[in-house]
RNA sequence: CUGCGCGCGCCGGGAGAGCGCGACGUUCGCGAGUCGAGUCAAUUUCGAAUCGCAACGCCGCCGCCGAAGGGGCAACCCACAAACUCUCAGGCAAAAGGACCGUGCGCGCCG
Numbered sequence: 001c002u003g004c005g006c007g008c009g010c011c012g013g014g015a016g017a018g019c020g021c022g023a024c025g026u027u028c029g030c031g032a033g034u035c036g037a038g039u040c041a042a043u044u045u046c047g048a049a050u051c052g053c054a055a056c057g058c059c060g061c062c063g064c065c066g067a068a069g070g071g072g073c074a075a076c077c078c079a080c081a082a083a084c085u086c087u088c089a090g091g092c093a094a095a096a097g098g099a100c101c102g103u104g105c106g107c108g109c110c111g
Stems, first nucleotide, its partner, number of pairs: 002111001003109007011102003018062001020061003024057004029053004034048004063092003069088001070086003
């Protein structure tokens, strides 16, 4: 100096699959009209509930993905693997996560 192994890093890259349907709840959220109060009057104002929409939470249902993790499989038998396989977990707009690759640092090994 190079190669390899291990560890660390709010360092870089990093795929796949419904922003699915429905109920309930929440929100000084958006829109609409209704009722009551108040007024000389008032489409100002105050309160209440209702409907539609949106976002979030939670529950139920169907479909789907596979690269956190986990399980399974090999040449008589035992043992032995994955990016294979199963989809338990997890995930299916963004975000987050993410095998693996690169890279920085530290430690170690052989030449």
Source information:
A computed fold for a 111-nucleotide RNA from Paraburkholderia tropica, annotated as Glycine riboswitch aptamer. The coordinates come from a structure-prediction model, not an experiment, and the mean pLDDT is 77. The sequence is in RNAcentral, with records from Rfam and Ribocentre. Lineage of the source: Bacteria > Pseudomonadota > Betaproteobacteria > Burkholderiales > Paraburkholderia.